């Protein structure tokens, strides 16, 4: 001197789903009364708060993952299959296809010099 290259530096990328208690909204339907309409009962929509399931992580944690050695995460995906109370919960899809990088101790490996023998 070149090359990799832990741990760390900086810089950047990424996901936040599923079931449930309570209460709040508007409106649709639906059951009872009266029979214009109100009021009432259950359903379905949303939206707050709790709590509970897997997980590194469930919407700000500023936290956890990843960062080309790339399965962090995205598309395929309203996907196939088995399992739950549901749910990317489990495997498949997967040697597909994209996907965000410097520096750099330590360690390793090679050339070259030069001294000894």
């Nucleotide at each position: 001197c070149c090359a990799a290259c832990a741990a760390g530096g900086c810089u950047g990328g990424g996901g936040u789903g599923c079931c449930g208690u309570u209460c709040c909204c508007a409106a649709g339907u639906u059951u009872u009364u009266u029979g214009u309409a109100g009021a009432u009962u259950g359903c379905g929509g949303g939206g707050a708060u709790c709590g509970g399931c897997u997980g590194a992580g469930a919407g700000c944690a500023u936290a956890c993952c990843c960062a080309u050695c790339g399965a962090a995460c995205c598309u395929g995906a309203u996907c196939u299959g088995g399992g739950u109370c549901g749910u990317g919960c489990c495997a498949g899809c997967g040697a597909a296809g994209g996907g965000a990088g410097c520096c750099g101790u330590u360690u390793u490996g090679g050339a070259c010099u030069c001294u000894c023998a």
Molecule: TPP riboswitch aptamer (THI element)
Organism: Alphaproteobacteria bacterium